[in-house]
RNA sequence: UGAGCAGAUCGGGUGGUCGCGACAGGAUCUUCGAAAGAGGCCUGUUGAGGAAAGUCCGGGCUUCGUAGGGCAGGGUGCUGGGUAACGCCCAGUGAGGGAGACCUUAAGGCUAGUGCCACAGAGAGAUACCGCCGUAGCCGCUUGAAAGCGGAUGCGGUAAGGGUGCAAAGGUGCGGUAAGAGCGCACCAGCAGUCAGGUGACUGACUGGCUCGGUAAACCCCACCCGAAGCAAGACCGAAUAGGGGAGGAAUGAAGCUGCCCGCUGACCUCCCGGGUAGGUCGCAUCAGGCAUCGGGUAACCGAUGUCGCAGAUAAAUGACCACCUCGCGAUGUUUUCGUAUCGUAUGACAGAACCCGGCUUACAGAUCUGCUCAGCUG
Numbered sequence: 001u002g003a004g005c006a007g008a009u010c011g012g013g014u015g016g017u018c019g020c021g022a023c024a025g026g027a028u029c030u031u032c033g034a035a036a037g038a039g040g041c042c043u044g045u046u047g048a049g050g051a052a053a054g055u056c057c058g059g060g061c062u063u064c065g066u067a068g069g070g071c072a073g074g075g076u077g078c079u080g081g082g083u084a085a086c087g088c089c090c091a092g093u094g095a096g097g098g099a100g101a102c103c104u105u106a107a108g109g110c111u112a113g114u115g116c117c118a119c120a121g122a123g124a125g126a127u128a129c130c131g132c133c134g135u136a137g138c139c140g141c142u143u144g145a146a147a148g149c150g151g152a153u154g155c156g157g158u159a160a161g162g163g164u165g166c167a168a169a170g171g172u173g174c175g176g177u178a179a180g181a182g183c184g185c186a187c188c189a190g191c192a193g194u195c196a197g198g199u200g201a202c203u204g205a206c207u208g209g210c211u212c213g214g215u216a217a218a219c220c221c222c223a224c225c226c227g228a229a230g231c232a233a234g235a236c237c238g239a240a241u242a243g244g245g246g247a248g249g250a251a252u253g254a255a256g257c258u259g260c261c262c263g264c265u266g267a268c269c270u271c272c273c274g275g276g277u278a279g280g281u282c283g284c285a286u287c288a289g290g291c292a293u294c295g296g297g298u299a300a301c302c303g304a305u306g307u308c309g310c311a312g313a314u315a316a317a318u319g320a321c322c323a324c325c326u327c328g329c330g331a332u333g334u335u336u337u338c339g340u341a342u343c344g345u346a347u348g349a350c351a352g353a354a355c356c357c358g359g360c361u362u363a364c365a366g367a368u369c370u371g372c373u374c375a376g377c378u379g
Stems, first nucleotide, its partner, number of pairs: 001375010012325007020047007029040004049350001053361002056359005061230004073226005078092005093107001094105004108221002113219002115215003129162002131158006138151004170188006189211001191208007234282004244273006255265003287309001289308008327348001328345007
């Protein structure tokens, strides 16, 4: 200098004007109200994210259910650790990839049982199609005869060779054999056992009989975990109107026409109680909280001390404009280039809280930092 790997941080800044939400204070001018108070008013403080997103996993919290255990159903699945918990995180093991930094991992069990393995192929747990070998009789050739050679057939042996297939009876070599074969041997792979190391996954050495198809994101088996619904959870207050219950009055006449009497119509009136709806308050912003230092731990994380207080709406506030600055980008001028000057640009990313928290996943203009690898060059 170039090409890469891993991790972390930021996601415009300052000032001004206007506006919106929340909170605190003030004033008592105005509106509402009997009052308390509320709204308007004035002042101050504060007001989105690293993902607020997807709503995928886990937990807190709430209501309902629940003696305990089991079945069913669902989930997780190498080992150890972290955590409130997890399918998350950390550290490791095995396997795979890369020249390397490093990356990926859907990684329990198929000698518990069952199922499946398309097409092709004789055969896909048990198999003989071709081939090879042995043997029996037959046919042909040759011969004086026997022996020999060749052919087809039956029976038997054989997994070396051919052929099919993703996969065909551990692989390669030597010996061996009628031909073959772990039948024997050497090395390799696998399995079992012993010893050693490790908390463990596992690793190493030695020994042994020689050897066992694949598939569990097939049923299934094993181990562990899981009650259901969710802040529209839920708790409290609670009108108007309608309806319900109780007590009293009322056909010995409620109420209306109608102020009174008559007349006509003919069933309500008063008080109390409780439920629900509209609406309101709470839940609801102090937390498994952030930051700093120290200590423990390889790390995730944990502990101690100090310090900070950091949105809370409900049809839903968090916005708009102006000036300057900084970085980037674009255009133009100048310049061999590096660069530099002027102008424009924040429409200059993804995206916006809604009970809260821990994760995962996905989206993202641009900027910065740290550690590491490989290649080349220079000293």
Source information: The prediction has a mean pLDDT of 77. Predicted 3D model of a 379-nucleotide RNA (Bacterial RNase P class A). Its Rfam family is "Bacterial RNase P class A". Rfam classes the family as a ribozyme. Rfam's curators write: Ribonuclease P (RNase P) is a ubiquitous endoribonuclease, found in archaea, bacteria and eukarya as well as chloroplasts and mitochondria.